[in-house]
């Protein structure tokens, strides 16, 4: 160096299907209001709402299952960079978010708790801290291929050439 496994509720992805979102946003239709005023990321120019009542009535992300594909830095982040006919009523300018891509950090690995964020949420997911569990590898004791105790980290760890 190549090439080939391990770890277990193991990691991620698209599909079908269900439940939520949610009787909510929205559309008509009847009422009732006309403020120069608020509102719809900021700013400019337009649109369009602001109450009720009744009829109709979604959808995106995120969830659960179900097999199917990729896989074991599987992947997730944080920090910049680069694209982007992708989103916040329309259209120019910007803020943010958000997809994909590069470079670079950091986390072994599900799990339960607490604190934060994200979300319609009690669900789910990020992060941050702390228990216990576990997979390696080291050292170190023993009752000796078992067990226990410290510490280390995936840039590792095993087998074969």
């Nucleotide at each position: 160096g190549a090439u080939a496994g391990a770890g277990g509720c193991g990691c991620g992805g698209a599909u079908g299907c269900c439940a939520u979102c949610a009787g909510u946003a929205c559309g008509c239709u009847c009422c009732g209001a006309u403020a120069c005023c608020c509102g719809g990321c900021a700013g400019g120019a337009a649109c369009c709402g602001g109450g009720g009542a009744g009829c109709g009535g979604a959808a995106a992300g995120g969830g659960a299952c179900a097999g199917c594909c990729g896989c074991c830095g599987a992947a997730g982040u944080g920090u910049u960079c680069g694209c982007u006919u992708c989103g916040a009523u329309u259209c120019c300018u910007g803020u943010c978010g958000g997809g994909c891509g590069g470079a670079u950090g950091c986390u072994g690995g599900g799990u339960c708790g607490c604190c934060g964020g994200a979300g319609a949420a009690c669900a789910u997911c990020c992060g941050g801290c702390g228990g216990a569990c576990u997979g390696u590898c080291g050292a170190g004791u023993a009752c000796c291929u078992u067990a226990c105790u410290c510490g280390g980290a995936g840039c590792g760890c095993u087998g074969u050439c």
Record summary:
RNAcentral holds the sequence, with entries from MGnify. Lysine riboswitch aptamer from a bovine gut metagenome, 161 nucleotides, folded computationally. It matches the Rfam family "Lysine riboswitch aptamer". Its family is annotated with lysine biosynthetic process in the Gene Ontology. Its mean pLDDT, the model's own confidence on a scale to 100, is 81.